This is a predicted structure of a 1437-nucleotide RNA (small-subunit ribosomal RNA) from a metagenome.
Model confidence (mean pLDDT): 84 of 100.
It matches the Rfam family "Bacterial small subunit ribosomal RNA". Gene Ontology terms of the family: structural constituent of ribosome and ribosome.
[in-house]
RNA sequence: AGAGUUUGAUCCUGGCUCAGGACGAACGCUAGCGGCGGGCUUAACACAUGCAAGUCGAGCGAGAAAAUCACCUUCGGGUGGUGAGUAGAGCGGCGAACGGGUGAGUAACACGUAGGCAAUCUGCCUCAUGGCGGGGAAUAACACAUCGAAAGGUGUGCUAAUACCGCAUGUUGUUCAGAGAUCGCAUGGUCUUUGAACCAAAGCCUCCGGGCACCAUGAGAUGAACCUGCGUCCCAUUAGCUUGUUGGUAGGGUAAUGGCCUACCAAGGCUACGAUGGGUAGCUGGUCUGAGAGGAUGAUCAGCCACACUGGGACUGAGAUACGGCCCAGACUCCUACGGGAGGCAGCAGUGAGGAAUAUUGCGCAAUGGACGAAAGUCUGACGCAGCCACGCCGUGUGUGGGAUGAAGCCCUUGCGGGUGUAAACCACUGUUAGCAGGGAAGAGCUCCGGGUUUUUGGCCCGGUUCGACUGUACCUGCAGAGAAAGCUCCGGCUAACUCCGUGCCAGCAGCCGCGGUAAUACGGGGGGAGCUAGCGUUGUCCGGAAUCACUGGGCGUAAAGAGCGUGUAGGUGGGAUCGCAAGUCAGAGGUGAAAUGUCGGAGCUUAACUCCGAACCUGCCUUUGAAACUACGAUUCUUGAGUUUGGUAGAGGGAAGCGGAAUUCCAGGUGUAGCGGUGGAAUGCGUAGAUAUCUGGAAGAACACCGGUGGCGAAGGCGGCUUCCUGGCCCAUAACUGACGCUGAGACGCGAAAGCGUGGGGAGCAAACAGGAUUAGAUACCCUGGUAGUCCACGCCCUAAACGAUGAUCACUAGGUGCUGGUAGAUUCGACCCUUUCAGUGCCGUAGCUAACGCGUUAAGUGAUCCGCCUGGGGAGUACGAUCGCAAGGUUGAAACUCAAAGGAAUUGACGGGGGCCCGCACAGGCGGUGGAGCAUGUGGUUUAAUUCGAUGCAACGCGAAGAACCUCACCUGGGCUUGAACUGUAGUGGAAACUUCCUGAAAGGGAAGCCUCCUUCGGGACUACUAUAGAGGUGCUGCAUGGCUGUCGUCAGCUCGUGUCGUGAGAUGUUGGGUUAAGUCCUGCAACGAGCGCAACCCUUACCGUUAGUUGCCAUCAGGUUAUGCUGGGCACUCUAGCGGGACUGCCCGUGUUAAACGGGAGGAAGGUGGGGAUGACGUCAAGUCCUCAUGGCCCUUACGUCCAGGGCUACACACGUGCUACAAUGGGUGAUACAAAGGGUAGCAAUACCGCGAGGUGGAGCCAAUCUCAUAAAAUCAUCCUCAGUUCGGAUUGCAGUCUGCAACUCGACUGCAUGAAGCCGGAAUCGCUAGUAAUCGUGGAUCAGCACGCCACGGUGAAUACGUUCCCGGGCCUUGUACACACCGCCCGUCACACCAUGGAAGUCGGGAGUACCCGAAGUCGCUGAGGGAACC
Repeated sequence: AGAGUUUGAUCCUGGCUCAGGACGAACGCUAGCGGCGGGCUUAACACAUGCAAGUCGAGCGAGAAAAUCACCUUCGGGUGGUGAGUAGAGCGGCGAACGGGUGAGUAACACGUAGGCAAUCUGCCUCAUGGCGGGGAAUAACACAUCGAAAGGUGUGCUAAUACCGCAUGUUGUUCAGAGAUCGCAUGGUCUUUGAACCAAAGCCUCCGGGCACCAUGAGAUGAACCUGCGUCCCAUUAGCUUGUUGGUAGGGUAAUGGCCUACCAAGGCUACGAUGGGUAGCUGGUCUGAGAGGAUGAUCAGCCACACUGGGACUGAGAUACGGCCCAGACUCCUACGGGAGGCAGCAGUGAGGAAUAUUGCGCAAUGGACGAAAGUCUGACGCAGCCACGCCGUGUGUGGGAUGAAGCCCUUGCGGGUGUAAACCACUGUUAGCAGGGAAGAGCUCCGGGUUUUUGGCCCGGUUCGACUGUACCUGCAGAGAAAGCUCCGGCUAACUCCGUGCCAGCAGCCGCGGUAAUACGGGGGGAGCUAGCGUUGUCCGGAAUCACUGGGCGUAAAGAGCGUGUAGGUGGGAUCGCAAGUCAGAGGUGAAAUGUCGGAGCUUAACUCCGAACCUGCCUUUGAAACUACGAUUCUUGAGUUUGGUAGAGGGAAGCGGAAUUCCAGGUGUAGCGGUGGAAUGCGUAGAUAUCUGGAAGAACACCGGUGGCGAAGGCGGCUUCCUGGCCCAUAACUGACGCUGAGACGCGAAAGCGUGGGGAGCAAACAGGAUUAGAUACCCUGGUAGUCCACGCCCUAAACGAUGAUCACUAGGUGCUGGUAGAUUCGACCCUUUCAGUGCCGUAGCUAACGCGUUAAGUGAUCCGCCUGGGGAGUACGAUCGCAAGGUUGAAACUCAAAGGAAUUGACGGGGGCCCGCACAGGCGGUGGAGCAUGUGGUUUAAUUCGAUGCAACGCGAAGAACCUCACCUGGGCUUGAACUGUAGUGGAAACUUCCUGAAAGGGAAGCCUCCUUCGGGACUACUAUAGAGGUGCUGCAUGGCUGUCGUCAGCUCGUGUCGUGAGAUGUUGGGUUAAGUCCUGCAACGAGCGCAACCCUUACCGUUAGUUGCCAUCAGGUUAUGCUGGGCACUCUAGCGGGACUGCCCGUGUUAAACGGGAGGAAGGUGGGGAUGACGUCAAGUCCUCAUGGCCCUUACGUCCAGGGCUACACACGUGCUACAAUGGGUGAUACAAAGGGUAGCAAUACCGCGAGGUGGAGCCAAUCUCAUAAAAUCAUCCUCAGUUCGGAUUGCAGUCUGCAACUCGACUGCAUGAAGCCGGAAUCGCUAGUAAUCGUGGAUCAGCACGCCACGGUGAAUACGUUCCCGGGCCUUGUACACACCGCCCGUCACACCAUGGAAGUCGGGAGUACCCGAAGUCGCUGAGGGAACC
């Protein structure tokens, strides 16, 4: 000192949370010792029991008993002495008002601090002065009697005092009357003096010296009372309170002032600087925290206050309105003989209760302190000690050294290895604490005795003596022995510390963010690690961090926040000069600020905590002396702030009255006829009873076109035809006047759009509500036709708006540029036209500066000053309650419970938009042909099934994986088998060939039997093989969301990025945008960018033209030979062709357009022209796209089975739905016959000719061919001829029957083909939808892969060979720029409300119950005071 958390990312605002410290704590786990402290925070709840206040015989009277001794005795006992003037009780004195407890009450002179008392008292104590004479009468105890259960009384009689009462004295004192002196802040004080009246006393002891008491008075000390200034919590949703109230006079009362009380008089007193009321609370020194300022707190210790079961009251006394006193009332408890009594732990222990929670019914007066006493001493739950509790702080220990490339165990791991870890074992030591044994303090100085000193006492000194609860404690020494002594929390980030297993959004964790849905460093456990340590965590509370209430030290344009605006009261604040004063301010001095605490220095316990000493501090208050700058105050003065006068200007400023024209509607009349009106299109509506249109006349109400303008005016709301009247304000110029008169402004008062309300008018148009018509899934809307309040006027309310510049008012200062409005001055002129200047206002741009950014920027959101208002996370909520205003609607003021971890602002990059601009694509359009309807084929869904194996699922799954499921394939089902296994590798052991042939059984696999029987050798064995065992095999089992690889798709779309620089706080931007151009981020140009990479293009293949090289199996022009015919033969390589190498095309040339460019348009030449056609080639990335069943692979799972072998079945099912195809529906056709022209391929487990057989599929047979040679192999459409003539047909061929062929171990489930027969649907296909831009579509046939066989699919080949494209509005997809966004899982987004159900919190509710307070009234105990005085009475008369 900060950190986490809002976002895809960023900056800011802002809340929540964490890390720190503390505690009278509690809870969980754990626990060796000691020291010092602390210990009912809750029920001021109730209390059993014991103790906590007595003492004095030197104040007084009286006075036992037990026991013992002696004597007597009637043996029952009696008397006397001692016990003993003792115990206990009484009178009297002092104390009991201290000490101890508690914090209920109290918001107050209660407390704190500083003062006052000239308004007071003060026992004991100290000092001083004086005194203490002489009498008297009672009473308790006691005795007797008596009442009562008891507590407790009553009567009679006796007695004492330091108890009580007169008298005397009377220094002094008090009161009254008078005189004088002196002092003070007022009332007044003090002193001296004269006179009058009144008031005292007690003895005891003695060593006889005296001592202690007692009385009066003065002074002091101590303690107490009273008064005052200042300080001292929350609520204004408490705004008015008060009648003894405020003051006066007189009196009473008190120690004393005072309405403290009473009578009379006056009508005051307090309050926004918060009265009154309500809530809460003992206050302080201090304590905790904090850098401080502050905030919180008031245990222990100390000061003060208050209280003592609750309430009231007085008595006694120096002092109480009295914790362990009294009286009364009440509640409660106890005793009772029922008539009455007793009690008060908030003293120390202790009990119950309450509670998360707080101790022993201990020891002692040895010390300190207190009461009494002359003293000894007694009393003292104050206090000193001990006990219990880790409650806190502090100290200390649980061992120390050596000891392995490092045991075992456990954990992890890629096999190797790593970790725990010098840790242990083991070796050598030490001896704190605990244990045992021995020694053993300090705290102790008083008292008493003796002596000394002193005149005596006291005091002091010397010697002796008595007394220790703690305690045989602290401490010291010795003994043995590593022996008896470590836990708790945490390990995802914040925050130090990581792995394995289990679990599988379950169980659980969590302070915040958040973890957990099969690979969890976040759950639980193990290992390991981190932190603290006799403790560690959790919970609670306080401060801190939080500058998150901001005095120090914050804000308000958009994040929460400027009141809608003005006038103005209190208040706050305020221009220049001089003088004064000294309240604030500053300085010096004095007093006080208790001690303790805290800080610094030192000292004592072995150290520390702790304790002690000293110093400083206590930031405050008071008194006093001084200073005079500033503020305040008083006085004088000034003119610049402010205002007044004079002369002018502009203006929708306000109020009232009057007037005007255009338009609309209505009414009347004329003309006129079928529509009008309205909309995207319509309809409702109006109109033949004459509308709309048009003309004339009239009526009514409302609003004022053009001018009109980021023009004007006004404080804001707001203000718009013209004229008149009344009226407010601004501005400019000029000179004069007043002389700070200013600014702001809590309350208050006024104004305040629209809508709304009340009363009365008015009502043309418009128009909530309402009605109708449309639209729509609906349409309580948008559109249309109507239409009432209202809009208008007068008067009165309402008082709110995005009342906005989302920006309070005023003043000053701080670059400019450019418009507009209203003045003014100068110069100049025909002209106030332009120009220049200067004020006031109103806009835009912009510097510095500010700002989170956007932006603001002399009209500040800059820099300062003054005053006011307002804010403090989101929701709940501007809601509830209360108050207040209002006729109402409602306004103003304005919470909480509960809930969330965010809610927000600005900007960035994307994505998206039924936003915009530009552009492209068979995207649409223009065309051609299809699909969707039929039958069949094929795939899928669904269904079915023992199984119908699995995968693919919008485009981008569905003739897809599958370039070919009868068995096999095969993964599925049923059944039969095997278990180191069908295939692979190693080790160990045992045995032997293995194969092959035959037979039995069986569906086969398998099982069983028989035959046959080897090679090499160094003789150990090896090769090979079987069996057993063990490592391990095997899995088309799961996870494509753990992966590699491969692939699809956007998309062959033109994009995707980087380096450096620059800009921005930053995310990011720039470059890549702009202007042109292109198929293209293609190229040119401009530019804070300059370059570069992956893509585009080109390079590659093929095709089109030519040349050249080479001619066999290809070719045949020329020559020759031969044939019915054929390159058949010789020969040739010219042509075709084949396949190598080259050429050719590059906007190269010309013209035009264009920016001089890139490029485009046209043209020439050319086989080909602007990328010539086609192919290969797929950027960064997206879809957790597809594939674990091609392959590879992590993890998981199975292991006599999820492996493997076999037979059969299934993948071929079939009410249905979809995709892709084939064949058709016919005449541009079908049948039959005849006749032409290809390309590209395949072939030895093969292709197969000629020939023969069969109607045919095919068969027989086999020449030739490993191929430019032989063969598959007739190409078909076409052409020619002929039949059919529009029909379910000579179209169409499904389906079915029969008979066959071929392949194959085998065609039943389940192959293809042939012949004959059969002859279904179908006559061109709804909504919808697909392909194609040229050798393309369409149409025709051919070949190949797979393959034993099986092709309408797929891949390839050639033949014939079109139509159309105006164009880019629309649909789909895409690219670039821009804009909005509350989206970022990105529009298949986000998100609002009702309803249903469950739960939580809160409000309301007819009433009812309880509590508090106020007012009025009634009853009223004890008690005090007063009046009366029945009655009673020792002292004196």